Model confidence (mean pLDDT): 89 of 100. Predicted 3D model of a 349-nucleotide part of an RNA (small-subunit ribosomal RNA, central domain) from a metagenome. The full RNA is in RNAcentral, with records from SILVA. Rfam family: Bacterial small subunit ribosomal RNA.
Context: one part of a larger RNA
RNA sequence: CUGGGCGUAAAGGGCGCGUAGGCGGACUAAUUAGUCUGGUGUGAAAUCCCGGGGCUCAACCUCGGAACUGCACCAGAUACUGUUAGUCUAGAAUCCCGGAGGGGAGUGUGGAAUUUCUAGUGUAGAGGUGAAAUUCGUAGAUAUUAGAAAGAACACCGGUGGCGAAGGCGACACUCUGGACGGGUAUUGACGCUGAGGCGCGAAAGCGUGGGGAGCAAACAGGAUUAGAUACCCUGGUAGUCCACGCCGUAAACGAUGUCUGCUAGCCGUCGGGGUACUUGGUACUUCGGUGGCGCCGCUAACACAUUAAGCAGACCGCCUGGGGAGUACGGUCGCAAGAUUAAAACUU
Numbered sequence: 001c002u003g004g005g006c007g008u009a010a011a012g013g014g015c016g017c018g019u020a021g022g023c024g025g026a027c028u029a030a031u032u033a034g035u036c037u038g039g040u041g042u043g044a045a046a047u048c049c050c051g052g053g054g055c056u057c058a059a060c061c062u063c064g065g066a067a068c069u070g071c072a073c074c075a076g077a078u079a080c081u082g083u084u085a086g087u088c089u090a091g092a093a094u095c096c097c098g099g100a101g102g103g104g105a106g107u108g109u110g111g112a113a114u115u116u117c118u119a120g121u122g123u124a125g126a127g128g129u130g131a132a133a134u135u136c137g138u139a140g141a142u143a144u145u146a147g148a149a150a151g152a153a154c155a156c157c158g159g160u161g162g163c164g165a166a167g168g169c170g171a172c173a174c175u176c177u178g179g180a181c182g183g184g185u186a187u188u189g190a191c192g193c194u195g196a197g198g199c200g201c202g203a204a205a206g207c208g209u210g211g212g213g214a215g216c217a218a219a220c221a222g223g224a225u226u227a228g229a230u231a232c233c234c235u236g237g238u239a240g241u242c243c244a245c246g247c248c249g250u251a252a253a254c255g256a257u258g259u260c261u262g263c264u265a266g267c268c269g270u271c272g273g274g275g276u277a278c279u280u281g282g283u284a285c286u287u288c289g290g291u292g293g294c295g296c297c298g299c300u301a302a303c304a305c306a307u308u309a310a311g312c313a314g315a316c317c318g319c320c321u322g323g324g325g326a327g328u329a330c331g332g333u334c335g336c337a338a339g340a341u342u343a344a345a346a347c348u349u
Stems, first nucleotide, its partner, number of pairs: 003321004007303002012317001014201004021194003025088007033081002035077008049065006091191001092188003095184004103177007110154001114150008125136002162169002206247006215241002220236004258316006266294013298305001322349003331342004
């Protein structure tokens, strides 16, 4: 450079938007750039190959041919690709109507629970465990009643249910706002797909500044257990968890399955729409979009997958190439730091 691959063996980028690039629907015409055919010129010699010759052979030398797969020009072909011009509506987008949703942001409100505080009742225990103890309590605890405060999370509904590109999203109300879906066919007329770089988003933990701090709880302290117990269990408890702003940029960021398009038996459930029929009460049939279970063909090393493909094909991107060394060192970039990212080799097996 290829080849073969990427659910679980090494391998899909965490996710999107999008630049360059690559690829791209139907019809007509022109052009002849790519493409194809023929011809001409050139493609130094040597080398390589074929045939012959010379050193006794060979290596070596030498003669002739072929070849030099290339380039340029001329003539021709016009299906395909390109380019130009025109047209179209099946891709894509816009418009109108409609309903679904924990999609996002902000503001406000609510009840249960927990803890603390105040007051009342009340008396000796409470708590905790396998059993205990540390701990709390006669300075009145635990329990119970009333009141107050605070912070955090939203039981039931709740569902292989919904929404979102992914991360993720769950009390209620309002405001602002994104996307998807169904129906109508009105408009534009290929406006499309993918996407190296780039830009943005990105759980948890962690970091900076300022708040907040009920519960929980790394670290830490104590009590147990044990041969020991730097643990599992218990009593405490600080960062943190929460809010605002700014960083970090990683995860088993998983469907361990990149995105887009077309095609290829079915059956059953469920969510959101539409249509038809009828006993107008929901059934039945049907259709579009999601989300699950099972199952042919096919595929697979097997497991499994199977119209939500891991089947049959196409377009584009990312990635892999024995194990260890190592996702390390060095260098670069980014970061306040922690570190992230890019990423070897010796050596070893």